[in-house]
Notes:
A computed fold for a 73-nucleotide RNA from a Fibrobacterales bacterium, annotated as transfer RNA. The coordinates come from a structure-prediction model, not an experiment, and the mean pLDDT is 80.
RNA sequence: UGCUCCUUAGCUCAGUUGGUAGAGCAAACGACUGUUAAUCGUUCGGUCCUUGGUUCGAGUCCAAGAGGAGCAG
Numbered sequence: 001u002g003c004u005c006c007u008u009a010g011c012u013c014a015g016u017u018g019g020u021a022g023a024g025c026a027a028a029c030g031a032c033u034g035u036u037a038a039u040c041g042u043u044c045g046g047u048c049c050u051u052g053g054u055u056c057g058a059g060u061c062c063a064a065g066a067g068g069a070g071c072a073g
Stems, first nucleotide, its partner, number of pairs: 001072007010025004019056001027043005049065005
């Protein structure tokens, strides 16, 4: 310098053909009980990396940028 891929909750990751953003773990609360742990239930938690564009509608499509990984030189 070029090419490819990744970026979504505190963490690990889903998200179909563009049509209400989800799971597990963690956290909080409750149930259970001699107590803790385990188990079960509920709740909380999001500027979908940034900006712009397309569209009635964008996590998803397009462009530029940022960060990261890999390959080539």
It matches the Rfam family "tRNA". It is annotated as a transfer RNA. About the family: Transfer RNA (tRNA) molecules are approximately 80 nucleotides in length. The source organism's lineage runs through Bacteria, Pseudomonadati, Fibrobacterota, Fibrobacteria and Fibrobacterales.